[in-house]
Formats: sequence, C1' cells, structure tokens
RNA sequence: GCACCUAUAGCUCAGUCCGGAUAGAGCAACUCGCUUCGAACGAGAAGAUCGCAAGUUCAAAUCUUGCUAGGUGCU
Repeated sequence: GCACCUAUAGCUCAGUCCGGAUAGAGCAACUCGCUUCGAACGAGAAGAUCGCAAGUUCAAAUCUUGCUAGGUGCU
C1' cells in the first nucleotide's frame, strides 16, 4: 500500500443478508419481597437516537460514500 472482518445498554450478544414505523435478550447494578443479616430465589422498574459524519428514501441500526478504532491475510 491492497483486500476482508468487527464496532448496538455497564458486560456478552441478537437484529443488518431482503429498509417499515415503540431496537430486543441474558448477565451485572438498582428497588421491593423473602431472611436475624446476607447469599440464593421470586417480583418490578430503569438503561443504547446502533463508532463518527454526509448522502439516498415517505421511512435507515440495516443501503451508499468518506473517516475513526480494533483484528486477520497479502505485498
């Protein structure tokens, strides 16, 4: 220098292929119950405008372009 992959909640992931209208799950943390207290267990509520920017579109996590960060391979 070239090609490819990854980036979504505090953590681990799904959803992207084929755009569709409140972005879900598990764990952690929080509140309540239970308990002498705690753990475990049960219940509840909260938490991400999807790496950044621009474009296309009635509509973008999803498509296009550029950039950033990490990884793999080739030279």

This is a predicted structure of a 75-nucleotide RNA (transfer RNA) from a bacterium. The prediction has a mean pLDDT of 82. Its Rfam family is "tRNA".